A computed fold for a 350-nucleotide part of an RNA from Bougainvillea glabra, annotated as small-subunit ribosomal RNA, central domain. The prediction has a mean pLDDT of 85. Taxonomically the source falls in Bougainvillea (Eukaryota, Gunneridae, Caryophyllales, Nyctaginaceae).
Context: one part of a larger RNA
RNA sequence: UUUGGCGUAAAGCAUCUAUAGGUGGCUUUUUAAGUCCACCGUAAAAUUCCAGGGCUCAAUCCUGGACAAGCUGUGGAAACUACCAAGCUGGAGUACGGCAGGGGGAGAGGGAAUUUUCGGUGGAGCGGUGAAAUGCGCAGAGAUCUGAAAGAACACCAACGACGAAAGCACUUUACAGGGCCGACACUGACACUAAGAGACGAAAAUUAGGGGAGUUAAUGUGAUUAGAUACCCCAGUAUUCCUAGUCGUAACUGAUGGAUACUAGGCUCUUUGCGUAUCGACUCGUGCAAUAUUGUACCUAAUGUGUUAAGUAUCCCGCAUGGGGAGUACGUUCGCAAGAAUGAAACUC
Numbered sequence: 001u002u003u004g005g006c007g008u009a010a011a012g013c014a015u016c017u018a019u020a021g022g023u024g025g026c027u028u029u030u031u032a033a034g035u036c037c038a039c040c041g042u043a044a045a046a047u048u049c050c051a052g053g054g055c056u057c058a059a060u061c062c063u064g065g066a067c068a069a070g071c072u073g074u075g076g077a078a079a080c081u082a083c084c085a086a087g088c089u090g091g092a093g094u095a096c097g098g099c100a101g102g103g104g105g106a107g108a109g110g111g112a113a114u115u116u117u118c119g120g121u122g123g124a125g126c127g128g129u130g131a132a133a134u135g136c137g138c139a140g141a142g143a144u145c146u147g148a149a150a151g152a153a154c155a156c157c158a159a160c161g162a163c164g165a166a167a168g169c170a171c172u173u174u175a176c177a178g179g180g181c182c183g184a185c186a187c188u189g190a191c192a193c194u195a196a197g198a199g200a201c202g203a204a205a206a207u208u209a210g211g212g213g214a215g216u217u218a219a220u221g222u223g224a225u226u227a228g229a230u231a232c233c234c235c236a237g238u239a240u241u242c243c244u245a246g247u248c249g250u251a252a253c254u255g256a257u258g259g260a261u262a263c264u265a266g267g268c269u270c271u272u273u274g275c276g277u278a279u280c281g282a283c284u285c286g287u288g289c290a291a292u293a294u295u296g297u298a299c300c301u302a303a304u305g306u307g308u309u310a311a312g313u314a315u316c317c318c319g320c321a322u323g324g325g326g327a328g329u330a331c332g333u334u335c336g337c338a339a340g341a342a343u344g345a346a347a348c349u350c
Stems, first nucleotide, its partner, number of pairs: 005320002007304002012318001015200003021194003025088004031082001033081002035077005041071002048066006091191001092188003096183004104176001106174004110154001114150004119145003125136002163168001206247006215241001220236002223233001258317006266295002271290001273288004300305001323350003332343004
């Protein structure tokens, strides 16, 4: 490079924004770079092929002819790509009127529970387990009743439901600003798609500094169990978990399915919404758009399954794979405070 691939066999970057690059809607015009046609030249000889000839034949040799991608130049064609110019509105976007939402960061407030604590009542156990013990308790525990403090998480509603690019997001409320969908059709007029490098964001754990520390709980110390028990169970318990400002940049970061566009049977459900119908009103019914489930035809698939949210039919762009191990290792480089992350072989072996 070709061919064939990437849900589960090797293979979709965790996700997004966007530069270069690649690709790109409809109509008319210009040019002629790509493209196409004709011709001149070149494309050494040998080789190859064809027709003859000569060594007795063959190989070999000789003569003539043919073939020839490509390249240069000249002259033309103008459908397609490109260029020039002018338009269009269907793609895309802006403005307008609405709708839903745990989307975001910031402020304020709330109650239940837990633990601790001052005080009252009370007087012997409590706690824990399969059973126990360690543990707590007459220096008054546990139980119960007022008061106080603290930190973290927000029951029911709750759903196969909503929102967000993903990570994620749920007590109430305030202001701030983001995105989506629907409607009508006013404006711009291809402004689009993808995206190497780059940048942004990125659970948990970890890390730095300063706070905070109720509950939980790696490590650790005990009590049990056991042949042993560096575990499972119990009693304690630090880092952590929480907040502020940084770092880290990874996960089975999963739909194990990259993004965009168009087309290709239906049924049923749910969320938001437009129109019509109906009504006192809420429902209901029909229909359209967007999102989200489920079942299923054709097609696809090794099968499983997928199936208008495709893994179907096509086009464009990016990423990735090429037997198992060695190995996501070594070396080098970049990043990081570190932990480590990213990039990423080979020998050898089966």